């Protein structure tokens, strides 16, 4: 420092979220030692039990007890009293305060015990009272009479200043003694005296402490805008330690407030602490400093000091005791209990120290503090070992099965012992205090008493202590989150939108690096997560530091109060402003350089820093203030000027309606088409007259006027503003403008008029599925007028005013000067003024654009914005007659919500091209019969796949078995089949039975083959072929949304793309575009393009012509035919047209402009098809989802669909008779002649491994019967008998012969092919194939047409352009009702 997230992507803009820091923390795993902080944030809730304020006998009587003794005391302790200090500190909580409550800095009118300093005293009487004794009440708290006593208790008198008061003459006011020691002198004694110390009394001064004024500053709400009567202030009285309305009488009427009063809510404040570069931001635990409070409220006494946490007194609530009369008591002190809550520790230990209270002093108190205890709540040390160690052990994971990885880790093998454990030693924290002895001080004094120096004796809670030694032995010691992107960190498994994660964005619907859970990995580590808070990132309130054409943001507009800003020259002043210097700004904390604990946290010296405040002493340049002054800005006056500027009167003329009369006859009106209406009771249409309202054609315009809204027929008045030009004046008078106050379209509302034409509501015809709508007949309000009200609009330039300054070109409306022409009023140039357009440069923006009229440069003031919805909504005030208008929220809810441009689809937008796309034709499908495949339905099966175009005579170029996968029965499991191992065996093949539907079971015969060794018997050993076991085989079993491969479709359409250039913040554009042409991105010319690459085109089979060679089996002679090489055509010529490209016409020629036909399919789309051709990943199956085997099924049949044959006849059928082909295909075959048979075919076989033999035409011609019928058409469909194939024709071939004779007279709506050797027709082969459902498919010949020289209306392509809120891309997106479920508020029957 930033990064996730809006998009198909891009750039802005904007929320939302993360990464850091931190905490008095909590909660979830885990937890080894020490150090130093730190620990009710919740209930200012109750609060058992103890303990937290005593002390002094050197102030005072009494009492009780020990001790010692010379028996009368002397010395000690101890307890309640009185007094004396202390209980006002210390220690606690933050409830309440928005306040002089803090805070910094000042002030004057005060007080201040104990302590310091200094002065100047302590004298002399006096009455009482607790304790205590009696007697009494009472349960108890306590308390009552009555007697007694002391004081450093209380009163007086003396005296008394520097105190007080004062009338300035004077008045007033004070004390207390107690201790220690003692030589002289008094004294019976106590003591007097003297010193010494502690006290007291008055008064001054400090020092602490405390009170009180003042300026600043010090949260949030205007949907709180007025608020104050003791208020403000003044006079006299009180009152207080002290100023003051603090109190109180009387007088005036102030005072506080938009610079935010009053009111409402919220909080104790500060040093500081945490975050932040910092500027701010958030906090105020703990440590300091101040307030404030102590059960809730209230009130005073006492004192130096309180309106008093552990005193009092009332009131109130709680809680106890109680003999019911009555009393007690307050943990926000320290532990501690209940309760609250997510949550916070012991009823420890000492006064050893620090410090406090009291005392002469030892001491005595001290829950203050010092310590120890819980608690990993924080910091901040240290440790769970360290070196070797590769067999890279074994498990585990994971694997492409090779290995990898965990991993030098471990285990061995060498070492070390920090803490922790045992045992020992062993500081500092200690000053001091007794007492002895010395010395000084003071004293008369060597007593006292105080210091100081030296001895001895004594003091430590902690503490078994830090610290040190020894001992043993790797011993006792590692967890937790995370590993999709932000973020460091991947795998396997399970799971299957379930279960679950999740800070954002998203993860899970059978291959989840995001869910569990394992291995591994990262991150920190005695911790490590979450959750809660703050600041940061966030420039997302922008002082520093933002923005307001189109993202949130300019009020509709002006005029203007405050208020902010302000031209020029000189002087003055010095308030801001700068400088110096004081003062102060508490320590502690931050920071810097040190010092101490083995280090660090910690503790601790020094500095430094506290941006701030005041006080002062200087500058004087800007600001500001004052003075005097100037003209550039501003305004006044004059000449001249343009205008739909505005208000009022007053005229006009065209044209709609309507009315009257006249001409005149059947329509008129109106639409896409009509109807509704009007008209024969005479419309429309036309003359002539007349009424009334409304708006003013041409001119007219990117034109003018005004602030806007807005403003147009012509005159007349009355009026505001603006330009111009040359002098005169005034002398900064100026800009802006919160609130405010005028104006403000159209609709709307009241009043009263007006009403021709229009036309909300309304009616009715039409269009529709409806049609409350777009069209139409008609039509009220309204719309005009007058005075009001309303106050809003895309009131838009979506652009605030006001000023300066920054290139230009080219219109246009208006003045000014000047030049030239001139028909003498014009018309042209230049040159300066103010307007309004429109190109465009710098500049500036996200961009789109803005650009002297800025959206540039910059200044000044105003309004106005901070995510989206919710919502301009609710409430609450103003305002309105009313509709409403104006301020204007939240709860809750998402992560997006938006400008701009970009590419692409799309569009019932535009514009060019083209396709058998229409269109012009020919046949035809949809209806009938079959066939065939397909839904569906049926079945034990009816195997599976394939469904728009791109499935449905498709996979299947051949389901009776078989195929075959399906059903159903019987079998076998290392298997039908492949490898290897191991183990054993050698009835193996054949024949030949037995059972069986076969598959298989089972019997008998019958004794493999090689090499080797050996005479040989035999033995070994190989191959085969078995058994038995192991790895493994095998699935047409699932995923086609995991895949390779292939293949369909857009499409044989002309696109698709790259390099390097430039443009553009970028996505992205260019190139690929334009203007011609062409089947073509195909060519040609232009062009910030230049090139290239897939694709077109051609190179490649066929056919057509011709040569040339070869030629048997064909055929029979300059040729045919077959074969094999070759020619040939390229716009090459000629004319037009055009730059060309090219197009038209032609000539030649078999063939002409791509000759005809094929193969060849760009980048891509369709998660199109296909795991059932094949391959394959992952899942499943394994005595079955494998396999064998026999039957049956795949051929079912109310129905729909697709796709073909035949036909409905006469351009025909039927029957004699004749003629002409081409590809092909044949030895398990093709078969001739002959022979039999009505026929299918049977017999029999010459020739052929085929240019040689065989299979082998129809339509067509000629005759001739049929004569328009369900027929001499049509042949379905049933029967009879037969041929053929096969092991086997029932289910379930094909033919044949006889017989039957069904529907069907040309097919609604709708669709389908074709452009020439085509469609049509009309036959033949072929492949699969025992044999067949073939009418089917690839081919091949015969015969042979019609039409189009056109267009984009239909379907679709391609290209440029536009517009978009789509991007799953229009089968897109969205928007409301309703329904069903949940929440919340209303109402309601009822409870």
């Nucleotide at each position: 420092a930033g990064a996730g997230u809006u998009u198909g992507a891009u750039c802005c803009u904007g929320g939302c979220u993360c990464a850091g820091a931190u905490u008095g923390a909590a909660c979830g795993c885990u937890g080894g030692c020490g150090g130093c902080a730190u620990g009710c944030c919740u209930a200012a809730c109750a609060c058992a039990u103890g303990c937290a304020a005593g002390u002094c006998g050197a102030a005072c009587g009494a009492g009780a007890u020990c001790a010692c003794c010379u028996c009368g005391g002397u010395g000690g302790u101890c307890u309640a009293g009185u007094g004396g200090c202390g209980g006002a500190c210390g220690g606690g909580u933050g409830a309440g305060u928005a306040a002089c409550a803090c805070a910094u800095g000042g002030g004057a009118a005060u007080c201040u015990g104990c302590c310091u300093u200094u002065u100047a005293g302590u004298g002399g009487g006096g009455g009482a009272u607790a304790a205590c004794g009696u007697a009494g009440g009472g349960a108890a708290a306590c308390u009552u009479a009555c007697g007694c006593u002391a004081a450093u208790a209380c009163c007086g008198c003396a005296u008394a200043c520097g105190c007080u008061c004062u009338a300035c003459g004077g008045a007033g006011g004070a004390a207390a003694g107690g201790g220690g020691g003692g030589g002289a002198u008094c004294g019976c004694a106590a003591g007097a005296c003297c010193u010494c110390u502690c006290g007291c009394u008055a008064a001054a001064a400090g020092a602490u402490g405390a009170g009180c004024c003042c300026a600043u500053g010090u949260c949030u709400g205007a949907u709180u805008a007025g608020c104050u009567a003791g208020u403000u202030g003044g006079u006299g009285g009180g009152g207080u330690a002290a100023a003051g309305g603090c109190c109180u009488a009387c007088c005036a009427a102030g005072g506080c407030g938009a610079c935010g009063a009053u009111c409402a809510g919220u909080a104790g404040c500060c040093g500081g602490c945490c975050u932040g570069a910092g500027a701010g931001g958030g906090u105020g635990u703990a440590c300091g400093g101040c307030c404030a409070c102590a059960c809730u409220g209230g009130g005073a006494c006492u004192g130096a000091g309180a309106c008093a946490c552990g005193g009092c007194c009332c009131a109130g609530a709680c809680u106890c005791c109680u003999a019911c009369g009555g009393g007690a008591g307050g943990c926000a002190g320290c532990a501690g209990u209940g309760g609250g809550g997510a949550a916070u520790a012991u009823u420890g230990g000492a006064c050893a120290a620090u410090g406090g209270g009291c005392g002469a002093a030892a001491g005595c108190c001290u829950g203050a503090u010092c310590c120890a205890g819980c608690a990993a709540u924080g910091c901040c040390g240290c440790g769970u070992g360290u070196g070797u160690g590769a067999a890279g052990a074994a498990g585990g994971c994971c694997u492409u099965c090779g290995g990898g990885u965990u991993g030098u880790a471990a285990a061995g093998c060498a070492c070390u012992u920090u803490a922790a454990g045992u045992g020992g030693g062993a500081a500092a924290g200690a000053a001091g205090u007794a007492c002895a002895u010395u010395u000084a001080a003071u004293u008369a004094a060597u007593a006292c008493u105080u210091g100081g120096a030296u001895g001895u004796a004594u003091u430590g809670a902690c503490g078994u202590u830090a610290c040190c030694c020894a001992c043993a032995g790797a011993a006792u010691a590692a967890g937790c989150a995370c590993c999709g992107g932000c973020u460091a960190a991947c795998u396997c498994c399970g799971u299957g939108c379930c279960a679950g994660c999740a800070g954002c964005c998203g993860c899970g619907g059978u291959a989840a690096u995001a869910c569990g859970g394992a291995g591994g990995g990262u991150g920190c580590a005695a911790g490590c997560g979450u959750u809660a808070a703050u600041c940061g990132g966030a420039a997302u309130u922008a002082c520093u530091g933002g923005g307001c054409g189109u993202a949130a943001a300019g009020c509709g507009u002006a005029u203007g109060u405050a208020g902010g800003c302000g031209g020029u020259u000189u002087g003055a002043u010095c308030a801001g402003u700068c400088g110096g210097a004081u003062g102060u700004g508490a320590a502690a904390u931050c920071c810097c350089c040190g010092a101490g604990c083995u280090u660090a946290a910690c503790u601790u010296g020094g500095g430094a820093a506290u941006g701030g405040c005041a006080u002062u002493c200087g500058a004087a340049a800007c600001u500001a203030u004052c003075a005097a002054g100037c003209u550039a800005g501003a305004g006044u006056a004059g000449g001249c000027u343009a205008g739909a500027g505005g208000a009022a009167a007053g005229g006009g003329g065209a044209a709609u309606u309507c009315c009257g009369c006249g001409u005149g006859u059947a329509g008129c009106a109106g639409u896409g088409a009509a109807a509704u209406g009007c008209g024969u009771a005479g419309a429309u249409a036309u003359g002539c007259g007349g009424a009334g309202g409304a708006a003013c054609a041409c001119c007219a315009a990117u034109g003018g006027c005004g602030a806007a809204g807005g403003c147009a027929c012509c005159u007349u008045u009355c009026u505001g503003g603006g330009g111009u030009c040359a002098u005169a004046c005034u002398g900064a008078c100026g800009c802006u403008g919160a609130g405010a106050u005028a104006c403000g379209a159209a609709a709307g509302c009241g009043u009263g008029g007006g009403g021709a034409g229009c036309a909300a509501a309304c009616a009715g015809g039409a269009u529709u599925a409806g049609a409350u709508a777009c069209c139409c007949c008609g039509g009220u309000a309204g719309u005009c007028c007058a005075a009001g009200c309303c106050g809003u609009a895309a009131a838009u330039g979506a652009u605030g005013c006001u000023u300066g300054c920054u290139a230009g070109g080219u219109g246009u409306u208006u003045g000014a000067u000047u030049c030239g022409c001139u028909u003498c009023u014009g018309c042209g140039g230049a040159u300066u003024g103010a307007g309004u357009g429109c190109c465009g440069a710098a500049c500036c923006u996200a961009a789109c654009g803005g650009a002297u009229u800025a959206a540039g440069c910059a200044a000044g003031c105003c309004g106005c914005c901070u995510g989206g919805g919710a919502a301009g909504u609710a409430u609450a005030c103003u305002c309105g007659c009313a509709a409403g208008a104006g301020u204007g929220a939240a709860a809750c809810u998402c992560a997006a919500a938006g400008g701009g441009a970009u590419a692409g689809g799309c569009g019932g937008g535009g514009g060019a091209a083209c396709a058998c796309a229409c269109a012009a034709g020919c046949a035809g499908u949809g209806g009938a019969u079959u066939a065939u495949c397909u839904a569906g339905a049926u079945u034990a099966a009816u195997u599976g796949g394939a469904u728009a175009a791109u499935a449905a005579g498709c996979c299947a170029a051949a389901a009776a078995u078989c195929u075959u996968a399906c059903c159903u029965a019987g079998g076998c499991u290392u298997g039908a089949c492949a490898u290897a191992c191991a183990u054993u065996g050698u009835g193996u093949c054949g024949u030949a039975g037995u059972g069986g539907a076969a598959a298989c079971a089972u019997u008998a015969c019958u004794a493999u083959u090689c090499g080797u060794a050996g005479c040989a018997a035999u033995a070994c050993g190989a191959a085969g072929c078995g058994u038995u076991g192991u790895a493994c085989a095998g699935g047409u079993g699932g995923u086609g949304c995991a895949u390779g491969g292939u293949c369909g479709u857009c499409g044989u359409c002309a696109g698709c793309u790259c390099g390097u250039g430039c443009c553009g913040c970028a996505a992205g554009g260019u190139g690929u575009c334009u203007a011609g042409u062409u089947a073509a991105g195909u060519c040609u010319a232009g062009c910030a393009a230049c090139g290239a690459g897939c694709g077109c085109a051609a190179c490649c089979c066929u056919c057509g012509u011709c040569c040339u060679g070869u030629g048997u089996u064909a055929u029979u002679a300059u040729g045919u035919c077959a074969c094999a090489g070759g020619a040939g055509a390229c716009u090459g010529c000629u004319u037009u047209g055009g730059u060309a490209a090219c197009a038209a016409a032609g000539a030649g020629g078999a063939a002409g402009g791509a000759g005809a036909g094929g193969a060849u399919g760009a980048u891509g789309u369709c998660a199109g098809a296909u795991c059932c051709u094949c391959a394959u990943g992952c899942c499943c199956c394994u005595u079955a989802u494998g396999u064998c085997u026999a039957g049956g099924g795949c051929g079912u049949c109310a129905u729909a669909g697709a796709u073909a044959a035949u036909a409905c006849a006469a351009u025909g059928g039927g029957u004699a008779g004749g003629a002409c082909a081409a590809u092909g295909c044949g030895a398990g075959g093709c078969a001739a002649u002959a022979u039999c048979g009505u026929g299918a075919g049977a017999u029999g076989g010459a020739g052929c491994a085929a240019a040689a033999c065989g299979c082998g035409a129809a339509a067509c011609c000629u005759a001739u019967c049929c004569u328009c019928a369900g027929u001499u058409c049509g042949g379905a469909u049933u029967g009879u008998a037969g041929u053929c194939u096969g092991g086997a024709a029932c289910u379930c071939g094909a033919c044949u012969a006889c017989a039957u004779g069904a529907a069907g007279u040309u097919g609604g709506a709708a669709u389908u092919g074709c452009u020439a050797g085509u469609a049509a027709u009309g036959g033949c082969g072929g492949g699969u194939c025992a044999g067949c459902c073939a009418c089917a498919c690839c081919g091949c010949c015969g015969u042979g047409a019609a039409u189009a020289u056109g267009u984009c209306c239909c379907u679709g392509u391609u290209c440029c352009u536009u517009g978009c809120a789509c991007u799953c891309a229009c089968c897109g997106c969205c928007c409301g009702u309703c329904a069903a479920a949940u929440c919340a508020c209303g109402g309601a029957a009822g409870u």